The part of an RNA shown here (large-subunit ribosomal RNA, domain VI) has 253 nucleotides and comes from a bacterium. Rfam family: Bacterial large subunit ribosomal RNA. The coordinates come from a structure-prediction model, not an experiment, and the mean pLDDT is 86. The sequence was found in a public genome assembly.
[in-house]
Context: one part of a larger RNA
RNA sequence: CGUUGAUUCUUGAGGAGGGUCGUCCCUAGUACGAGAGGACCGGGAUGAACUGACCUCUGGUCUACCAGCUGUCCUGCCAAGGGCACCGCUGGGUAGCUAUGUCGGGUUGCGAUAACCGCUGAAAGCAUAUAAGCGGGAAGCGUGCUCCAAGAUUAGGAAUCGUUAUGAGGCCCCUCGGAGAUGACGAGGUUGAUAGGCUCUAGGUGGAAGCGCUGCAAGGCGUUGAGCCGAGGAGUACUAAUACGCCCAGUCU
Numbered sequence: 001c002g003u004u005g006a007u008u009c010u011u012g013a014g015g016a017g018g019g020u021c022g023u024c025c026c027u028a029g030u031a032c033g034a035g036a037g038g039a040c041c042g043g044g045a046u047g048a049a050c051u052g053a054c055c056u057c058u059g060g061u062c063u064a065c066c067a068g069c070u071g072u073c074c075u076g077c078c079a080a081g082g083g084c085a086c087c088g089c090u091g092g093g094u095a096g097c098u099a100u101g102u103c104g105g106g107u108u109g110c111g112a113u114a115a116c117c118g119c120u121g122a123a124a125g126c127a128u129a130u131a132a133g134c135g136g137g138a139a140g141c142g143u144g145c146u147c148c149a150a151g152a153u154u155a156g157g158a159a160u161c162g163u164u165a166u167g168a169g170g171c172c173c174c175u176c177g178g179a180g181a182u183g184a185c186g187a188g189g190u191u192g193a194u195a196g197g198c199u200c201u202a203g204g205u206g207g208a209a210g211c212g213c214u215g216c217a218a219g220g221c222g223u224u225g226a227g228c229c230g231a232g233g234a235g236u237a238c239u240a241a242u243a244c245g246c247c248c249a250g251u252c253u
Base pairs, nucleotide, nucleotide: 001151005161006160007159008158009157010156014148015147016146017145020048021047022046023045024044025043026042032037050105051104052103053102054101058099059098060097061096065092066091067090068089069088070085071084072083073082074081075080109143110142111141116136117135118134119133169247170246171245173189174188175187176186177185194240195239196238197236198235199234200233201232203229204228205227210223211222212221213220214219
């Protein structure tokens, strides 16, 4: 820009992906074979590698969430804290992100075939799978499975809303994240739980400070599963999404 206004839901021309292999058991120590050995067909189980998704479990990370510890400076001192020292060091660790963790996948089926195997059958009284005709037959081909897909310019379909003002719808702007470099996408904008705050809570750390008791003291015990807490969950309009604005199809005469 087109698809001759828009929203939602779709069809699928076409395209892409996927398609792997092993071991064990049963059939059966059967068929076969003198024996040694040892099947086809069919059924079941379990893996390897590859691959998709996810974080319940097992782990990793989690730059300041909790605790412990050292040196030094500071808050006048004690106590309690703050700054700096690789996140100062150490032990843990939610959400998120993750694999070595978890779950799933290949299959089956249908159709047309290759080599190959056949039926009927003449030319050519026979024979012949072929000349007419009809079957079987692959990890391969088409379909089936997953994904994209109407610029498929042949620009598709359905429902609903709207076309002169009570204008459908969209945008700008703003609050954001299951999205993200920016656009885009998605959730919202007071008729509101979108983010922050607050309350409660899952979860993390692991027993705060102060006070009391006790010990000469270092310390211990009690108050106490305490105190503190980022991302998770729920609730709640307290704060911020205010107000305004812009674009937009045609009808009648």